[in-house]
RNA sequence: UUCUACGAUAAAGCGCCAGGACUGCGCGGUAUGCGCAGUUGACGCGGUGGAGGUUAGCGAAGGAUUCGGCGGGUGCCUCCCGGUGUAAGCCUGCACUGUGAAGAGAUGGUGUCCAAAACUGUCAGGAGACUGGCAGCACAAAGGCCAACUCAGGGCUUGAA
Numbered sequence: 001u002u003c004u005a006c007g008a009u010a011a012a013g014c015g016c017c018a019g020g021a022c023u024g025c026g027c028g029g030u031a032u033g034c035g036c037a038g039u040u041g042a043c044g045c046g047g048u049g050g051a052g053g054u055u056a057g058c059g060a061a062g063g064a065u066u067c068g069g070c071g072g073g074u075g076c077c078u079c080c081c082g083g084u085g086u087a088a089g090c091c092u093g094c095a096c097u098g099u100g101a102a103g104a105g106a107u108g109g110u111g112u113c114c115a116a117a118a119c120u121g122u123c124a125g126g127a128g129a130c131u132g133g134c135a136g137c138a139c140a141a142a143g144g145c146c147a148a149c150u151c152a153g154g155g156c157u158u159g160a161a
Base pairs, nucleotide, nucleotide: 014071015070016069017068019067020040021039022038023037024036025035026034027033043059044058045057049080050079051078052077053076054075081098082097083096084095085094087158088157089156090155091154092153103151104150105149107147108146109145110144119136120135121134122133123132124131125130
C1' cells in the first nucleotide's frame, strides 16, 4: 500500500472524482507543454404508505467551475393498500390525497417556521492553492395554513326535521 472479516459513526444540493480549473516540485524551454503530489468540485427552504418505471420541487448567490462525470435520492406517473369528500352506515364510481392522509374551483390574507451561504470583521491550520471556527448582518420562492363565496355521482338501509 492492497485485499478479506468484524464493529462503530455518517445522507439526500446527499456521497465520490478519471476530465477541467488552481497550487507546489521536477523535466523541458521562452512559449506553452509533460510527469508526480495536492486543493476545489451546490447556499439554504421543502419533501419518505408499498411495488415498478422515470432526465426528481423552490428560490439565493455567482456571472456564470454551484463547469463536467458517476452513484444515490423523500419528486412525478401507474398499480395495490389506506384516508377525506353536502346526517349516519354499506356497495360502487369519480376527484384529491398518505397516517398531521383538511373534496374541487377561483379570490383574498398570512407568511416561507429566526432562510443559509454570500458580505463585513476576526481567530486557527497549511509552504501554497485552500480548509475550519466565532461574531455581526440583510434579502427569497415554492409548498403549507386561514377565511368566506360557488360547485359537488348512483343505489340500498336507518334517523331527524
Molecule: glmS glucosamine-6-phosphate activated ribozyme aptamer
Organism: Bacillota bacterium